[in-house]
Context: one part of a larger RNA
RNA sequence: CGUAGGAAACUUGAGGGGUUCUGUCCUUAGUACGAGAGGACCGGGAUGGACGCACUGCUGGUGUUCCAGCUGUUCCGCCAGGAGCAAAAGCUGGGUAGCCACGUGCGGAUAGGAUAAACGCUGAAAGCAUCUAAGCGUGAAGCCUGCCCCAAGAUUAGGUUUCCCUUUUAGACCACCAGUAGACUACUGGUUUGAUAGGCUGGGUGUGUAAGCGCAGUAAUGUGUUGAGCUAUCCAGUACUAAUUGGUCGAUUGA
Repeated sequence: CGUAGGAAACUUGAGGGGUUCUGUCCUUAGUACGAGAGGACCGGGAUGGACGCACUGCUGGUGUUCCAGCUGUUCCGCCAGGAGCAAAAGCUGGGUAGCCACGUGCGGAUAGGAUAAACGCUGAAAGCAUCUAAGCGUGAAGCCUGCCCCAAGAUUAGGUUUCCCUUUUAGACCACCAGUAGACUACUGGUUUGAUAGGCUGGGUGUGUAAGCGCAGUAAUGUGUUGAGCUAUCCAGUACUAAUUGGUCGAUUGA
C1' cells in the first nucleotide's frame, strides 16, 4: 500500500514445513516343522538405545560479589571490627532467580484410500488352458490422508460475532513505567478509576551460630546470648517515589 466505509476479537484452511528409526526379553511354544540337531510364522505383553519437542517439582551444572572461610599488603590513630588491591571474581567452600542437562514428561502410534513386486477370482481370443484381453480382489517401512507447526498478499486477498458513523465516535498511535518480549524495531503488561517498576514491610531461599557483651582458660581458643546475623534476579502486601499535564490520527451510511 492492497484486501472498495472504519474498527476489535475469534476463526476456515488453499498451500507449505515437520515427524516417519530400531534392539532385547517374556508368552504363544520347546508347539507347527524336523529322523535328530535344531526350531518358527501369526498374535499378545514388557523393557531399552539413538533422535526430537517441551519443562525445571526432583538430581546436577553455572550463578563476576548472596553468605562464610583464608593468605599477603595498604589504609580507617591503636585493640577489636572493617575497607581497597592481589592480571578485569585475590584464593577456597557453598548458593536464590534465570539459563541449562547429566534431570523430568511426552512423541514415532492406531487407522483409512490408491498402488509396486507378488499372489489370486471369473474369463475369452484359442470348445481346452490361462491373474487379463473386458471385469473383480489381496498386497509394502514406499505414495495420498491421518498426527504436530505455519498459514487469507490464498490479489480467487475468505468466514463469523460485536462495536462506530459528526461534540469527531469505535479504535489506534505518540509519550511515559516496565518485562512472560527484545540487537533496533516489534510484541506483551501498566499509566492514579493504578500494584507496572523502584522503595519499604512480611515471607521464602541461601549461607551457617554475626557484632557487642558475659563466663571458662596464662593464652590460642571455647562457650552462652543464637539456627544467630546477613541475604541478588523469588512470592506477597503496601501508593512512599516514578508512570504528569497531555497531543496526533481516525467515517461523512460506504466508487
Molecule: large-subunit ribosomal RNA, domain VI
Organism: sediment metagenome